[in-house]
Context: one part of a larger RNA
RNA sequence: UACCGCCCGUCGCUACUACCGAUUAAAUAGCUUAGUAAGGCUUCCGGACUAGCCUAAGGAAGUCGGUAACGACUACCUAAGGCUAGAAAAUUAUUUAAAUUCGGUUAUUUAAAGGAAGUAAAAGUCGUAAUAAAGUCUCCGUUAAUAAACUAGCGGAGG
Repeated sequence: UACCGCCCGUCGCUACUACCGAUUAAAUAGCUUAGUAAGGCUUCCGGACUAGCCUAAGGAAGUCGGUAACGACUACCUAAGGCUAGAAAAUUAUUUAAAUUCGGUUAUUUAAAGGAAGUAAAAGUCGUAAUAAAGUCUCCGUUAAUAAACUAGCGGAGG
């Protein structure tokens, strides 16, 4: 910027916020029924391997005696066998148990066609309800009707 003013609601566009919502939706966490169960402790066995001892057939060496054959003695090596002790893996049974599977339940989140609100902005659309006696004075309560502001009836108030 002073009626070429101010201003009300529906509808439409754009954006934001929360709400409802099929999906027998999804995720995470807790508890839990029933399975599977690594690993650990104990136990039953097991005996790769290690150590010690005994036996000394056999081997080879030395000392003494002996003319020699050989005899006596000493220390040593090894196969094989036996005994004792320890001992890894594997094995049996029980117990404990991480984890995991199919479910149940509780809680917290997440997605979602669509629905229905609010807010903001605008020079959008339709009208013009209010403001002047605003052209039906205004407002309140209630009932009914209607694109929308609103209209009508009844009862109040005067802002």